[in-house]
A computed fold for a 345-nucleotide part of an RNA from an uncultured rumen bacterium, annotated as small-subunit ribosomal RNA, central domain. RNAcentral holds the full RNA, with entries from ENA and SILVA.
Context: one part of a larger RNA
RNA sequence: UUGGGUUUAAAGGGUGCGUAGGCUGACGUGUAAGUCAGAGGUGAAAUCUCCGGGCUCAACCUGGGAACUGCCUUUGAUACUGCAUGUCUGGAGUUCGGAUGCCGUGGGAGGAAUGGGCAGUGUAGCGGUGAAAUGCAUAGAUAUUGCCCAGAACACCGAUUGCGAAGGCAUCUCACGAAUCCGACACUGACGCUGAGGCACGAAAGCGUGGGGAUCAAACAGGAUUAGAUACCCUGGUAGUCCACGCAGUAAACGAUGAUAACUAACCGUCGGCGAUAGACAGUCGGUGCCAAGCGAAAGCGAUAAGUUAUCCACCUGGGGAGUACGUUCGCAAGAAUGAAACUC
Numbered sequence: 001u002u003g004g005g006u007u008u009a010a011a012g013g014g015u016g017c018g019u020a021g022g023c024u025g026a027c028g029u030g031u032a033a034g035u036c037a038g039a040g041g042u043g044a045a046a047u048c049u050c051c052g053g054g055c056u057c058a059a060c061c062u063g064g065g066a067a068c069u070g071c072c073u074u075u076g077a078u079a080c081u082g083c084a085u086g087u088c089u090g091g092a093g094u095u096c097g098g099a100u101g102c103c104g105u106g107g108g109a110g111g112a113a114u115g116g117g118c119a120g121u122g123u124a125g126c127g128g129u130g131a132a133a134u135g136c137a138u139a140g141a142u143a144u145u146g147c148c149c150a151g152a153a154c155a156c157c158g159a160u161u162g163c164g165a166a167g168g169c170a171u172c173u174c175a176c177g178a179a180u181c182c183g184a185c186a187c188u189g190a191c192g193c194u195g196a197g198g199c200a201c202g203a204a205a206g207c208g209u210g211g212g213g214a215u216c217a218a219a220c221a222g223g224a225u226u227a228g229a230u231a232c233c234c235u236g237g238u239a240g241u242c243c244a245c246g247c248a249g250u251a252a253a254c255g256a257u258g259a260u261a262a263c264u265a266a267c268c269g270u271c272g273g274c275g276a277u278a279g280a281c282a283g284u285c286g287g288u289g290c291c292a293a294g295c296g297a298a299a300g301c302g303a304u305a306a307g308u309u310a311u312c313c314a315c316c317u318g319g320g321g322a323g324u325a326c327g328u329u330c331g332c333a334a335g336a337a338u339g340a341a342a343c344u345c
Stems, first nucleotide, its partner, number of pairs: 004316003007299002012313001014201004021194003025088007033081002035077008049065006091191001092188003095184006103177007110154001114150008125136002162169002206247006216240001220236004258312006268289007275281001294301002318345003327338004
């Protein structure tokens, strides 16, 4: 490199938007660049190859043919691709009218719980564990009642539910923004798909500055346990957890399954949105199950494919060394990205 692969054996980029590029619906007309056919020229000789000939054979030498798969010119063909031009509505989109949701951003409001403050009642314990102790408490704790303060999270509803590109999103309400779905005439007329680079978003932890600090809690301290116990258990407790702005850019970022489009048996089960009917649904979009063929090493997948196909991107090539070293780019740093080899089995 070809061939072969990527749910679990090595392998799908964390996700989207999109540049170049690749690919691209139906019907005409023209052109003839690619493509195909004919003709002409050229493609030195030698070599190679086929049929012969000459050295006793062979190597070797030699005659003829073929070949030199190419290039140029010219005459044609027009299915496909390209180019030009015209048209179409099925792909894609627009408009109008409805609908949906824990979708996003920014305000406002709420109750329960927790911790704290003040006051009342009240008295000797509370707390914690396998058992204890550290700890708290006569300076009146725990418990209980009233009032007040703070921050964080939103019980029940709640689900095999819903929304979002992914990360993710849940008290109520308002404003703004976005998305999807349904119905219908009308409109544009291929405007599409994918997408190397690029740009944007991207859980948790972490970093910078300034706030905030109730709870929980790395580090840390103490008490236990134990042979020891730098742990598991207990009592405390700081970063952090929360907010604003900026950075970071990684996860088992998982459906371990890239995106788009088309096709493929029957029987069913079920949930959500819209639509139709007086009612019975062969309507449509999405979620979740069982299963045929087929696929698969099997487990299993099975119209939400891992089935049958097409286009485009990404990635894999024995284990370790190693996601390491070096170099480069990015970052405040932590580190991230790119990413070997020797050696060894």